[in-house]
Context: one part of a larger RNA
RNA sequence: AACGAACGCUGGCGGCGUGGAUAAGACAUGCAAGUCGAACGGGAUUGUCUGGGUAGCAAUAUUCGGGCAGUCUAGUGGCGAACGGGUGCGUAACACGUGAGAACCAUCCUGAAAGUGGGGGAUAAUUCGCCGAAAGGCGGACUAAUACCGCAUGUGACCGCAAGGUCAAAGUGGAGGACCGCAAGGCUUCACGCUUUCAGACGGGCUCGCGGCCUAUCAGCUUGUUGGCGGGGUAACGGCCCACCAAGGCUUUGACGGGUAGCUGGUCUGAGAGGACGACCAGCCACACUGGGACUGAGACACGGCCCAGACACCUACGGGUGGCAGCAGUCGAGAAUCUUUCACAAUGGGGGCAACCCUGAUGGAGCGACGCCGCGUGGAGGAUGAAGGGAUUCGUCUUGUAAACUCCUGUCACUGCAGAACAAGGCUUACUUAUUAACACCAAGUGAGUUUGAUGGUAUGCGGAGAGGAAGGGACGGCUAACUCUGUGCCAGCAGCCGCGGUAAUACAGAGGUCCCGAGCGUUGUUC
Numbered sequence: 001a002a003c004g005a006a007c008g009c010u011g012g013c014g015g016c017g018u019g020g021a022u023a024a025g026a027c028a029u030g031c032a033a034g035u036c037g038a039a040c041g042g043g044a045u046u047g048u049c050u051g052g053g054u055a056g057c058a059a060u061a062u063u064c065g066g067g068c069a070g071u072c073u074a075g076u077g078g079c080g081a082a083c084g085g086g087u088g089c090g091u092a093a094c095a096c097g098u099g100a101g102a103a104c105c106a107u108c109c110u111g112a113a114a115g116u117g118g119g120g121g122a123u124a125a126u127u128c129g130c131c132g133a134a135a136g137g138c139g140g141a142c143u144a145a146u147a148c149c150g151c152a153u154g155u156g157a158c159c160g161c162a163a164g165g166u167c168a169a170a171g172u173g174g175a176g177g178a179c180c181g182c183a184a185g186g187c188u189u190c191a192c193g194c195u196u197u198c199a200g201a202c203g204g205g206c207u208c209g210c211g212g213c214c215u216a217u218c219a220g221c222u223u224g225u226u227g228g229c230g231g232g233g234u235a236a237c238g239g240c241c242c243a244c245c246a247a248g249g250c251u252u253u254g255a256c257g258g259g260u261a262g263c264u265g266g267u268c269u270g271a272g273a274g275g276a277c278g279a280c281c282a283g284c285c286a287c288a289c290u291g292g293g294a295c296u297g298a299g300a301c302a303c304g305g306c307c308c309a310g311a312c313a314c315c316u317a318c319g320g321g322u323g324g325c326a327g328c329a330g331u332c333g334a335g336a337a338u339c340u341u342u343c344a345c346a347a348u349g350g351g352g353g354c355a356a357c358c359c360u361g362a363u364g365g366a367g368c369g370a371c372g373c374c375g376c377g378u379g380g381a382g383g384a385u386g387a388a389g390g391g392a393u394u395c396g397u398c399u400u401g402u403a404a405a406c407u408c409c410u411g412u413c414a415c416u417g418c419a420g421a422a423c424a425a426g427g428c429u430u431a432c433u434u435a436u437u438a439a440c441a442c443c444a445a446g447u448g449a450g451u452u453u454g455a456u457g458g459u460a461u462g463c464g465g466a467g468a469g470g471a472a473g474g475g476a477c478g479g480c481u482a483a484c485u486c487u488g489u490g491c492c493a494g495c496a497g498c499c500g501c502g503g504u505a506a507u508a509c510a511g512a513g514g515u516c517c518c519g520a521g522c523g524u525u526g527u528u529c
Stems, first nucleotide, its partner, number of pairs: 001528003005525005012376006018369002025332003029329003034079003039076002042073014086287003096211006104204002109200008117151001119149002126141006156167004171192006179186002213259003220250003225247004230242003262284004266277004289310005312323004340366001342365003348362001349360004379409004389400004413470001415465005426452009473518005478499003484513005494501002
């Protein structure tokens, strides 16, 4: 000098940061990943039009059905859930950092080329039946799709020397004049999609050189081991795996073994060289109760997915089931020690959606803690009979001390009254223009008008009001080291970082007065330089 600190005494306000370092111990409860009805068939419901029935003389009430328009949605389907968030167990390794490389993948996005024809069979939902305490399961019947499967076409791609062979697709929504059609509709156009391919971008997998801990009281290690040939496997190279062949490969420039440890940008210290560290923030890696495994998928061997085994915990009708906070809060435990079971999606970003919008404990905010840094305040000026009180005293006086009282001011912060933000870009409606088009329609872009969106927050801030009123302590005073006397004690009680103090005049113990240092802090302890 520093700290993610803790402890003791004390404690006014604000800003910005920061806060489970130990038990990767166990977890009650709530939330943390959904979304799309413009992919699909159902279901529920609302409004309106319409048909039938019932009650009634009628107005009307009620019930069943159909059309149109809207809202909601369990299921099928699509995308997402592999991001974001957490932790540092493991790992001494191509894990990381840096610099190269070739044998690769790449959802979504951008640019470009070509296509989007014609068919089929199922299945959930639903309904009926059955089993089970539950979790859940089984069977029969019906049905749709952007779900699934053939066929056609082949710009192109893949295999091949060539001949040749193989590989696609899906629709949905808005609008509309002519034309066709008995009608449904076709058709035209726009938007979002779908298929094949090339290039790019983003991201990722793989290989290699170099670099960064301790230990020789670890000296030899290795049999898929080292290389080859042929295969398998992978997105891809490769003993990655396998059969066969050869006997190699590494090592005192420290192999192998043991210990410790996530790595880095950086942080702290230091004149530097170095040394120590790797909290917060950022990049990479690893992990998700423990161990193993694959499935789906562009991407995982997957924190809030699946299967198996184990430990633990919970439910049970005892037959059987369920769970995983190292997400955000929160609880217990262990510990010297580390926060609210808060608000909002208004902003930024992410997922889904044409969009409106929905979701988002990411994020933005607020709360708690002097844990840190910074700023401000606790008043200012005048005021000598140097008051009283305290302390000292050579009893003359000295000191506390302009300190107080008293007089005159000021009004920061806190308190109070009124006003009151920025962060808002967008969204919706509408008019015009441009583009597109057969079109003045729709969609898109731009401009204008109207309207609407703020958690923080009635906060920041501004103006006003009142009144010195509400706001100072901690440590030290023998030397190092700034600051001295009195009383008590008497090698006792005690102090102490080192030297050392204390045995009757203790500036070193305890108290008091005074002084010094720092100040909403001051000391102590721990650790690093």

This is a predicted structure of a 529-nucleotide part of an RNA (small-subunit ribosomal RNA, 5' domain) from an uncultured bacterium. The RNAcentral record of the full RNA draws on ENA. Its mean pLDDT, the model's own confidence on a scale to 100, is 88.